The RNA shown here (Bacterial large signal recognition particle RNA) has 263 nucleotides and comes from a Dehalococcoidia bacterium. Of the family's consensus pairs, 91% are formed in the model. Its Rfam family is "Bacterial large signal recognition particle RNA". Clan: SRP clan. Gene Ontology terms of the family: SRP-dependent cotranslational protein targeting to membrane, signal sequence recognition and signal recognition particle, plasma membrane targeting. The organism belongs to Dehalococcoidia, within Bacteria. Its mean pLDDT, the model's own confidence on a scale to 100, is 79. The sequence was found by an Rfam model in a public genome assembly.
């Protein structure tokens, strides 16, 4: 210093979790780096800490070990107020009621609020009136006979004179039908700028008289309450960001590491 052959090693880590404890299984983060058989209210160990079995590969880029980055992951009664959330006690916007009556506005000296008298609207009662009903009244009409007056013609009584019932016609009328402007009684009301008397007097409307400057509450402001909002304030469950503590994959950088033969 080469070349051949074993052997230790190696053939994924790692984070939370459970767990006396240490491994898997399974979950998450990285990577891509062997197979069977077991496994979560679980499997298999015990500080030498997966338990059986098989392959591969192998002293170096590949294995130990250290530093250097540093994904990710936990951990804080830790910060902050980005989000999402609670809470409305205070403020801010809103929006209802109520009080006031300062602005503005409409009203008044062509007389305010107030008071007082007297009518109306309201109710009862009469009375008139009107409007609808009925009835008399009134006007037609209306009886073959059983209504009435007159009764041709005919019939009866009579010797005659004369009498007598009496259809029909005609005129009138009772039942009854019809109409009814005017007229009369009687009834009835959601009748009436009526009329008398009487009642009532909360409220309205008229008019008269006393008196002298106010009346309103429609908008604005103000003040008080009630509510809606969730925007300021507050609060931190959540979840992001930051800090600190721990674990630490990957990656690079360095160093260390064996036998055996032959040249």
């Nucleotide at each position: 210093u080469c070349g051949u052959g074993c052997u230790a090693g190696g053939c994924g880590g790692g984070g939370a979790g459970c767990c006396a404890g240490c491994g898997g299984u399974g979950c998450c983060c990285u990577g891509u780096a062997c197979c069977c058989g077991c496994a979560a209210g679980c499997c298999g160990c015990u500080a030498u800490a997966g338990c059986g079995g098989g392959g591969c590969u192998g002293a170096a880029u590949u294995c130990c070990u250290g530093c250097u980055c540093g994904a990710g992951g936990u951990u804080a009664c830790g910060g902050u107020a980005c989000c999402u959330g609670g809470a409305c006690a205070c403020g801010a916007g809103c929006g209802g009621c109520g009080c006031c009556g300062a602005g503005c506005g409409g009203u008044g000296u062509u007389g305010a609020g107030g008071g007082c008298u007297u009518g109306g609207u309201c109710c009862u009662a009469c009375g008139c009136g009107g409007c609808g009903g009925a009835g008399c009244g009134c006007u037609g009409u209306g009886a073959a006979c059983c209504c009435c007056g007159u009764c041709a013609g005919g019939u009866c009584c009579g010797g005659a004179a004369g009498g007598a019932a009496g259809c029909a016609g005609c005129g009138g009328u009772a039942a009854g039908c019809a109409g009814u402007u005017a007229g009369u009684u009687c009834c009835g009301g959601g009748u009436g700028c009526c009329g008398u008397a009487g009642g009532g007097u909360u409220a309205c409307c008229g008019a008269g008289c006393c008196g002298g400057a106010g009346c309103u509450a429609g908008u604005u402001a103000g003040c008080g309450u009630c509510g809606c909002c969730a925007c300021g304030c507050c609060u931190a469950a959540g979840g992001g960001c930051c800090u600190a503590a721990u674990c630490g994959a990957c990656a690079g950088c360095a160093g260390g590491u064996g036998c055996a033969c032959g040249a």